[in-house]
This is a predicted structure of a 351-nucleotide part of an RNA (small-subunit ribosomal RNA, central domain) from a metagenome.
The full RNA is in RNAcentral, with records from SILVA.
The prediction has a mean pLDDT of 86.
Rfam family: Bacterial small subunit ribosomal RNA.
Context: one part of a larger RNA
């Protein structure tokens, strides 16, 4: 190299975007790089096949012929592939008319809850636990009642509902803004798919400046439990959580399943549209259709599990990535990062 594979046994990059690169609808004209066919040169020798000869055979040798190429030239064909023209419209993008939506970003604003402060009732207990105790309270606590501050999160609607590439995104109202469905078939006219490098995003936790701090709460103190208890209860609490900007790049970042196009039984839910039937004209009900989301299930597929038109089935075309288990995602170097670490990435030796 061939080849065989990544849902769960070793494999899908967290996710877009997008360079080279690969690949890449349909008709026709050309044109001959790829491709095929003829001719011609050359392919030394030994080798290999095949006939055929010497050692008694055979290994070995001798002769003859033949195979043997990513090869020169030179003639031709023109399906396909390439290139170069001219078209085309179903792929992709545009119009127009419509429609949902926690998309995304900033600013503003609302109620209901916890905490605290103040003022009033009021008096011995509270509060937590399995059961207690710390702990708070005669300096008046818990409870109630009124008033103010403050910060975080938005009960019910809430739904295998919906939007987003992914991470995520949930009170209402405004201002910017992405992106997706539908129906029309008017518009350009292959303008497309993937994408090594690259580049941006990227929960949470952690990091730097600065602010914020109600509730929760690593770390830390007390009480408990226990043989102990560096833990599970409890009673306090500091970073954190929250915002501004900047960093950090990691997660069972999981549908553990890359992207895309294309066919190949249905059934039943539900969410957004379209068009119909049925009227009285409309809401329903049914039909049928696209588009997203689940559940079951034909044929296949699979070790089994289970997938099954939202494939893990049939198949193209591109990308990532596996090669026994431990050393080990480690050492080294290298490169990013303030740091914590992050990426890439062995070998010995072992079984």
């Nucleotide at each position: 190299c061939u080849g065989g594979g990544c849902g769960u046994a070793a494999a899908g990059c967290g996710c877009g975007c997008g360079u080279a690169g690969g690949c890449g609808g349909u008709g026709u004209c050309g044109u001959a790089a790829g491709u095929u066919g003829g001719a011609u040169g050359u392919g030394a020798a030994a080798g290999c096949u095949c006939c055929u000869g010497g050692c008694u055979c055979a290994a070995c040798u001798g002769g003859g012929a033949g195979a043997g190429g990513u090869c020169g030239u030179u003639c031709a064909a023109a399906a396909c592939u390439g290139c170069g023209g001219u078209g085309c419209u179903u792929g992709a993008g545009g119009a127009u008319a419509g429609a949902a939506g926690a998309g995304g970003a900033g600013a503003g604003u609302a109620g209901a809850a916890u905490u605290c402060c103040c003022g009033g009732u009021g008096u011995a207990g509270u509060g937590g636990u399995g059961g207690a105790a710390u702990g708070c309270g005669u300096a008046g606590a818990u409870a109630u009642c009124g008033g103010g501050a403050g910060g975080a999160a938005u009960a019910c609607c809430a739904g295998u509902g919906g939007c987003g590439a992914a991470g995520g995104c949930g009170g209402c109202u405004c201002u910017c803004u992405g992106g997706u469905c539908u129906a029309u078939a008017c518009c350009u006219g292959a303008c497309g798919c993937u994408g090594a490098g690259g580049u941006g995003c990227g929960a949470a936790a952690g990091c730097g400046u600065g602010g914020g701090g109600a509730g929760c709460g690593a770390a830390c103190g007390g009480g408990a439990u226990u043989a102990g208890a560096u833990a599970c209860c409890c009673c306090g609490g500091u970073a954190g959580u929250c915002c501004a900007c900047g960093c950090u790049g990691u997660a069972a970042a999981c549908g553990a399943u890359g992207g895309a196009u294309a066919c190949u039984a249905g059934g039943u839910g539900u969410a957004g549209g379209a068009g119909g039937u049925u009227a009285u004209u409309u809401a329903c009900c049914c039909c049928u259709u696209c588009u997203g989301u689940g559940c079951c299930g034909a044929a296949g597929c699979a070790a089994a599990c289970g997938c099954g038109u939202u494939a893990a089935g049939u198949a193209u075309c591109c990308c990532g990535c596996c090669u026994g288990g431990g050393g080990a995602g480690u050492a080294c170097g290298a490169u990013c990062g303030c740091a914590a670490g992050g990426u890439u990435a062995a070998a010995a030796c072992u079984c």